Annotation
The prediction has a mean pLDDT of 87. Predicted 3D model of a 359-nucleotide part of an RNA (large-subunit ribosomal RNA, domain IV) from an FCB group bacterium. Lineage of the source: Bacteria > Pseudomonadati. The full RNA is in RNAcentral, with records from ENA.

Context: one part of a larger RNA
RNA sequence: CCCUCCUUAAGGAACUCGACCAACUGGCCCCGUAACUUCGGAAGAAGGGGUGCUCUUGGCGGUGAAGGACUUGCUCCGUAAGCUGCCGAGAGUCGCAGUGAACCGGUUCAGGCGACUGUUUACUAAAAACACAGGUCUCUGCUAAGUCGCAAGACGACGUAUAGGGACUGACGCCUGCCCAAUGCCGGAAGGUUAACGGGAGAGGUCAGCGGGAGCAAUCCUGCGAAGCUUUGAACCGAAGCCCCGGUUAAUGGCGGCCGUAACUAUAACGGUCCUAAGGUAGCGAAAUUCCUUGUCGGGUAAGUUCCGACCUGCACGAAUGGCGUAACGAUCUGAACAUUGUCUCAAGGAGGGACCCG
Numbered sequence: 001c002c003c004u005c006c007u008u009a010a011g012g013a014a015c016u017c018g019a020c021c022a023a024c025u026g027g028c029c030c031c032g033u034a035a036c037u038u039c040g041g042a043a044g045a046a047g048g049g050g051u052g053c054u055c056u057u058g059g060c061g062g063u064g065a066a067g068g069a070c071u072u073g074c075u076c077c078g079u080a081a082g083c084u085g086c087c088g089a090g091a092g093u094c095g096c097a098g099u100g101a102a103c104c105g106g107u108u109c110a111g112g113c114g115a116c117u118g119u120u121u122a123c124u125a126a127a128a129a130c131a132c133a134g135g136u137c138u139c140u141g142c143u144a145a146g147u148c149g150c151a152a153g154a155c156g157a158c159g160u161a162u163a164g165g166g167a168c169u170g171a172c173g174c175c176u177g178c179c180c181a182a183u184g185c186c187g188g189a190a191g192g193u194u195a196a197c198g199g200g201a202g203a204g205g206u207c208a209g210c211g212g213g214a215g216c217a218a219u220c221c222u223g224c225g226a227a228g229c230u231u232u233g234a235a236c237c238g239a240a241g242c243c244c245c246g247g248u249u250a251a252u253g254g255c256g257g258c259c260g261u262a263a264c265u266a267u268a269a270c271g272g273u274c275c276u277a278a279g280g281u282a283g284c285g286a287a288a289u290u291c292c293u294u295g296u297c298g299g300g301u302a303a304g305u306u307c308c309g310a311c312c313u314g315c316a317c318g319a320a321u322g323g324c325g326u327a328a329c330g331a332u333c334u335g336a337a338c339a340u341u342g343u344c345u346c347a348a349g350g351a352g353g354g355a356c357c358c359g
Stems, first nucleotide, its partner, number of pairs: 001354008010345002014343001019340001027051005036041001038171001052093012067077003070073001094098001106338007113330002118130002134169007146155003172325004177255003182252002184248005191243003198236001202232005209224006256274005283317001284314001295311005
């Protein structure tokens, strides 16, 4: 010096990102117990008192000779002593201390988030993330929808719409506004567009043959060209889809700007105008969301970028990508108080084990 422990004057969180750590508390019995509340809780709330040993003694039991009863039994009732269980009372006594060691809650207040018990990154994250009961929408009539498989087949389900699949939300309470223009989905079918197939107007190639020219001839050059074969091919016909018409938001999503105006000023209930599918309703709001920002005011502190209560100028909340509340719950996050402490002022002493030195 390191590790694991123990103790500490005065102070008591001044430490620190943060009371991390440590300490306080602690078992059992009795008294007592607030706000709030979904009346269950909160609650071991909080806060008090007691606790060892010795002697005496009370109450209620167990066992229990004798005794008693009759239905005469391995019966029932039942008392003294002794032993013994539980609950007390009084007196005394020892220590600093009696759950004497060990086991063995620190408490309270306020707020955010998530209702809750649960689940999770096996090996850096346990949470506000996931799940959840509850809510809503949607698909599915049974050979169900959906899923796995090339298929056979299987699951769904030996179920049958109070069932099963998918999506979103997430107890409970009060609620959930406006927009269907876009995208999606559902429905519609008059018209437009539209594939293959069908259709085959026509066009090209080949070729029997025929005509023209050159040549004595063989032959060569050139033009036309039936049938067949072959290459290609317009009109026309032609479904769903798309265009089109409607519906639908607890479908994907969206929810304005400028100017003026009241007899102080300020502000604007009011008016004008432009744009839009419609211009954000209730509730909440510097918020897990607020840039400016340590906003402003109030509270708490001697002093508070955090915290709580308000205000509203919401850069850029907002209603099942749910909004706002909410008792209970949480190894959750934030702030405060009491208690307590070597966390600190500021360090000291001690125990055990290492490191190190000598042998």